[in-house]
RNA sequence: AGAACCAAAGCCAAACCUGUCGCGAGGCAGGGACGGAAAGCCACGGGUCCCGGAACGGGACAGCCGGGUUGCCUUCG
Repeated sequence: AGAACCAAAGCCAAACCUGUCGCGAGGCAGGGACGGAAAGCCACGGGUCCCGGAACGGGACAGCCGGGUUGCCUUCG
C1' cells in the first nucleotide's frame, strides 16, 4: 500500500409525522428508526423519476447499480 470479519467507542438515518422551499420529482430543519462497514462526498456511465407537445432541452435520486475520491477503530500484514 492493501484486506474481510469480530469486538469496543462512536457515526449515519428508511418509512411515517410536523414545519418550510419547489409546477414537480424532490431538498432543508425537527421528531422518528427500517436498515447501513463508508447509508461520507462526486451526477462520470447505466437506470428510475419530474417538467415540457417535443427536442440533439432542462431538472431530481449517491439509501438503485457500477465507477472515482476521502476517512475512523480493531486485527492480519
About this RNA:
Predicted 3D model of a 77-nucleotide RNA (c-di-GMP-I-GGC riboswitch aptamer) from Desulfonatronum sp. SC1. The RNAcentral record of the sequence draws on Rfam. Rfam family: c-di-GMP-I-GGC riboswitch aptamer. Gene Ontology term of the family: cyclic-di-GMP binding. Model confidence (mean pLDDT): 82 of 100.